[in-house]
RNA sequence: CGACCGGGCAAUCGCAGGAGAGGCAGCUCUUCUGAGGAAAGUCCGCGCUCCACCGAGCACGGUGCCGGGUAAUUCCCGGGCGGGGAAACCCGUGGAAAGGACCACAGAAAACGACCGCCUGGAGGUCUUAAACUUCCAGGUAAGGGUGAAAAGGUGGUGUAAGAGACCACCGGUGCCGGUAGUAAUAUCGGCAGCCAGGCAACCCCCAUCGGGAGCAAGGCCAAGCAGGUUCAUAACCCGUUUACGGGUAAGGGGCUGCUCGUUCCUUCAAAGAACCGGGUAGGCCGCUCGAGCUCCACGGUAACGUGUGAGCCAAGAUGGAUGAUUGCACAUGUGAGCAUCAAGAUUGCCUUCGGGUGGUCUCAUCUCACAGGACAGAACGCGGCUUAUAGGUCG
Numbered sequence: 001c002g003a004c005c006g007g008g009c010a011a012u013c014g015c016a017g018g019a020g021a022g023g024c025a026g027c028u029c030u031u032c033u034g035a036g037g038a039a040a041g042u043c044c045g046c047g048c049u050c051c052a053c054c055g056a057g058c059a060c061g062g063u064g065c066c067g068g069g070u071a072a073u074u075c076c077c078g079g080g081c082g083g084g085g086a087a088a089c090c091c092g093u094g095g096a097a098a099g100g101a102c103c104a105c106a107g108a109a110a111a112c113g114a115c116c117g118c119c120u121g122g123a124g125g126u127c128u129u130a131a132a133c134u135u136c137c138a139g140g141u142a143a144g145g146g147u148g149a150a151a152a153g154g155u156g157g158u159g160u161a162a163g164a165g166a167c168c169a170c171c172g173g174u175g176c177c178g179g180u181a182g183u184a185a186u187a188u189c190g191g192c193a194g195c196c197a198g199g200c201a202a203c204c205c206c207c208a209u210c211g212g213g214a215g216c217a218a219g220g221c222c223a224a225g226c227a228g229g230u231u232c233a234u235a236a237c238c239c240g241u242u243u244a245c246g247g248g249u250a251a252g253g254g255g256c257u258g259c260u261c262g263u264u265c266c267u268u269c270a271a272a273g274a275a276c277c278g279g280g281u282a283g284g285c286c287g288c289u290c291g292a293g294c295u296c297c298a299c300g301g302u303a304a305c306g307u308g309u310g311a312g313c314c315a316a317g318a319u320g321g322a323u324g325a326u327u328g329c330a331c332a333u334g335u336g337a338g339c340a341u342c343a344a345g346a347u348u349g350c351c352u353u354c355g356g357g358u359g360g361u362c363u364c365a366u367c368u369c370a371c372a373g374g375a376c377a378g379a380a381c382g383c384g385g386c387u388u389a390u391a392g393g394u395c396g
Stems, first nucleotide, its partner, number of pairs: 001396005008329006015034008036376001040387002043385005048215004060211005065079005080093005094206002099204002102199002115145002117141010153171006172196002174193008219286004228277005236249006250268007293313004297308004331374001333372006340366001344363008
């Protein structure tokens, strides 16, 4: 760096789903199946569903060396260039020469570079003049010093008051033109140009390219109760005050009773009731797991991956949400104790013919016993990636 496992076996009890049998039904019985490498974060990309949609542009957002893979990708594979490493290998990736912004501290200055230094001129001082030294002023200068992560190509020369790509030679870089190799990124060779250009684009920006929105609480089906609509059947009448009550008759219903009468309570004209209708709540069902499916094989390809009317297989589908609990056995591993043995190591003593021999203590390994003991974490429409978490173990 890559690949893999990530607790095992048995018994008992329990949970969810499928199939079968019994039962009018609630349900019961039998049998089979039942979490992961990340089921996680929801960061990308698809399928699927509904909504929107003539087309184009702007805005906004993503991506960013080149080629390939794929349903698609911010993923994967191969390559290029730069950097690191002894190597295996790892890290980075459009444009800073269109423009703007920013660059801590230090420093004069972080891109409009004069602090010290160097040089020229002027004024003054050292008694006067010149030189020299020194102070101030006005300029020149990127060779030297100093600061910094980073300071305006390097070396040598010409040149100059002092200097400077100002100029020249060589070296390095960059750009342009052309040749060669390559699909390309790019590499390499030749020529030309003093062109010498700091960093930063996960700041704006430029260039190229891609992108409708919302999400299974998507979406669809069935459908109590309440409310609404339509239709249907029915019994009311009298008096008083008054316009809503009271009383009475009658009718209907209930209680008392075995039944009738009687008695008592309630209701009597718009409600209750029945049937139907549409939308639709609770609730139920579908979506839901057979799919870009899994394990092998063959062929193509460096590989990612693709092809196959090749073989075999079906492996959770809940909806307050199952996949668990207890016990026993053995095991990886850890801690402590014990004893003996040989092997190894460290330290130290004694003997010695200096070749070695022999003993003590400690560590480690093997063995025995006791105790502990297996991480990260758990599906919720599905799939492909990435990222993050992960005790311990195996292989290359």
Bacterial RNase P class A from a marine sediment metagenome, 396 nucleotides, folded computationally. Rfam family: Bacterial RNase P class A. The family's RNA type in Rfam is ribozyme. Rfam links the family to the GO terms tRNA processing, ribonuclease P activity and dimeric ribonuclease P complex. From the family's description: Ribonuclease P (RNase P) is a ubiquitous endoribonuclease, found in archaea, bacteria and eukarya as well as chloroplasts and mitochondria. The RNAcentral record of the sequence draws on MGnify. Its mean pLDDT, the model's own confidence on a scale to 100, is 77.